[in-house]
Molecule: SAM riboswitch aptamer (S box leader)
Organism: Actinomycetota bacterium
């Protein structure tokens, strides 16, 4: 990097560096940040995957080894139905479900 597959409403903090930015791309919106963003670094911590161990196959449970997460639903805003609400038109920022594309994460591959 591309494929497939799962899963993404829940869950997780503190200290030290450092100094202006983050929230996945672009645009735009709405939050986070000098009460210290992002990023290093140190114990901590959760539990999606894989792994271990119990289960009859399982559901699920336990453990935290291996990844990974530890502000808001993938922050939401995009495309399709549906349903609903208004109805002369206009009106961007979801009215609501549900699916689906984006995009994260883990796994077999290539």
């Nucleotide at each position: 990097u591309c494929c497939g597959c799962a899963u993404c409403a829940a869950g997780a903090g503190a200290g030290g560096c450092u100094g202006a930015g983050g929230g996945a791309a672009c645009c735009g919106g709405c939050c986070c940040g000098a009460u210290g963003a992002a990023g290093c670094c140190u114990c901590g911590g959760c539990a999606a995957c894989c792994u271990g161990c119990g289960g009859c196959a399982g559901a699920c449970g336990c453990a935290a080894g291996g990844u990974g997460c530890c502000a808001a639903g993938c922050c939401g805003g995009c495309c399709g139905a549906g349903c609903a609400a208004a109805g002369c038109a206009c009106u961007a920022a979801c009215g609501c479900u549900c699916g689906g594309a984006c995009g994260a994460u883990g796994u077999a591959g290539a």